SAM riboswitch aptamer (S box leader) from a Calditrichota bacterium, 109 nucleotides, folded computationally. The coordinates come from a structure-prediction model, not an experiment, and the mean pLDDT is 81.
[in-house]
RNA sequence: UACUUAUCGAGAAAGGUGGAGGGAUCAGGCCCUGUGAAACCUUAGCAACCGUCCCGCUUUGCCGGGAAAUGGUGCUACGUCCUGCCCCUGUUACGGGGACAGAUAAGGA
Numbered sequence: 001u002a003c004u005u006a007u008c009g010a011g012a013a014a015g016g017u018g019g020a021g022g023g024a025u026c027a028g029g030c031c032c033u034g035u036g037a038a039a040c041c042u043u044a045g046c047a048a049c050c051g052u053c054c055c056g057c058u059u060u061g062c063c064g065g066g067a068a069a070u071g072g073u074g075c076u077a078c079g080u081c082c083u084g085c086c087c088c089u090g091u092u093a094c095g096g097g098g099a100c101a102g103a104u105a106a107g108g109a
Base pairs, nucleotide, nucleotide: 001109003107004106005105006104007103008102013043014042015041016040017039021032022031023030026084027083028082029081044076045075046074049072050071052067053066054065055064056063080101085098086097087096088095
């Protein structure tokens, strides 16, 4: 980097450096931001994907449930901030579902 599988309406902050952008790309919106953006560092926290422990099922593979939170990741505004493409509903406002794309984890390449 591409692929496969799973999840994505919850949750969780301060300080320092920095000095104008940021919310994935593109577009239309809507927000955050000199009362300090991005990025980097420190500490704290959230969560439970991998890993750990226990129980069950089972052809010992696999799968399901529970516990803890040292380890490996990740995360700490707004539903993945909303929408874009398809389907349904619909006095065309709105709503629901799916896809595409994205993010995170694990796996073998």
It matches the Rfam family "SAM riboswitch aptamer (S box leader)". Rfam's curators write: The SAM riboswitch is found upstream of a number of genes which code for proteins involved in methionine or cysteine biosynthesis in Gram-positive bacteria.